[in-house]
Predicted 3D model of a 72-nucleotide RNA (transfer RNA) from a Candidatus Parcubacteria bacterium. The RNAcentral record of the sequence draws on ENA. The coordinates come from a structure-prediction model, not an experiment, and the mean pLDDT is 81. Its Rfam family is "tRNA". Gene Ontology term of the family: triplet codon-amino acid adaptor activity.
Formats: sequence, structure tokens, C1' cells
RNA sequence: GCCCCUGUAGUUCAACGGAUAGAACGAGGGCCUUCUAAGCCUUAGAUCGAGGUUCGAUUCCUCGCGGGGGCG
Repeated sequence: GCCCCUGUAGUUCAACGGAUAGAACGAGGGCCUUCUAAGCCUUAGAUCGAGGUUCGAUUCCUCGCGGGGGCG
């Protein structure tokens, strides 16, 4: 330098182009318990950036950025 894959809560993952972007673990609060753990209830928290296509984009396209791999 070229090619391929990839980017969503703190982490690991979901989401035929259409629901208020969902779950688990983790975090805060509460219940329970003598206390802790476990259990139960509850709360907050995310789409890498900029354009484009579309009535509608997490999803499709382009460029950029980050990560992984391959070739030279």
C1' cells in the first nucleotide's frame, strides 16, 4: 500500500428496513436476613463520526476513524 471481517449499555450478546433499541452479568435503591451472601422488586445506562438512499436506517450505500485478520 491492497483485500476481507468488524464497531450497539461498564462487559458479553440480540434486534426480516417499521413496536418505547431488548436480555444476561455488572452498578444504584428497596424488601427479606441479627449481619453478609443468596433470593425477590425496582431504577439508570448504548447504536464510532459525517454524508447519501428511503415515507422510515442499528440494519443498505459512500467516505473517514478505531479494532482484528490476510497478501505484498